[in-house]
RNA sequence: GGGCCAAUGGCUCAAUGGUAGAGCACCUCAUUUGCAAUGAGGGGGUUUGGGGUUCGAGUCCCCAUUGGUCCA
Numbered sequence: 001g002g003g004c005c006a007a008u009g010g011c012u013c014a015a016u017g018g019u020a021g022a023g024c025a026c027c028u029c030a031u032u033u034g035c036a037a038u039g040a041g042g043g044g045g046u047u048u049g050g051g052g053u054u055c056g057a058g059u060c061c062c063c064a065u066u067g068g069u070c071c072a
Stems, first nucleotide, its partner, number of pairs: 001071007010024004018055001026042005048064005
């Protein structure tokens, strides 16, 4: 320098172009003498940034940034 892959809640990951979800974590309550475990409920996201296509974009297209990987 070039090719490919990835970026979504605190963490790990989902999501046919049509209401952004799950597990763990966090908070509250119940249960316990107390802790853990268990049960019930709750909060937390401008989906890495910018632009485009579309009635509608996490998803398609372009550029950039960061990380990984391969080639030189």